[in-house]
The prediction has a mean pLDDT of 76. Predicted 3D model of an 80-nucleotide RNA (Glycine riboswitch aptamer) from a soil metagenome. Its Rfam family is "Glycine riboswitch aptamer". Rfam links the family to the GO term glycine biosynthetic process.
């Protein structure tokens, strides 16, 4: 790191409209943080300042979500 089994958070089972009809397609308003992206503090760099550098479950909400199921960072366990 890879596989597998357990746990794992939010947040609209909204509206419209196409469709025989759907867990589909399009369009509208709300709204979530724990895939992925992206933003920054010290420390380090520099005589000093700017520059650079620079984490996360923190910010942002581009992606991605908003009943179950499913996906989930990340944890425990086995194997490799």
């Nucleotide at each position: 790191g890879c596989u597998g089994c357990g746990g794992g958070a939010g947040a609209g089972a909204c509206c419209c409209g196409c469709g025989c009809g759907a867990c589909g397609c399009g369009g509208g308003c709300g709204c979530c943080g724990u895939a992925g992206g992206a933003g920054c503090a010290a420390a380090c760099c520099c005589u000093c300042c700017c520059c650079g550098g620079g984490a996360a479950u923190c910010u942002c909400u581009c992606a991605g979500g908003c009943a179950c199921c499913a996906g989930g960072a990340c944890c425990g366990c086995a194997g490799c």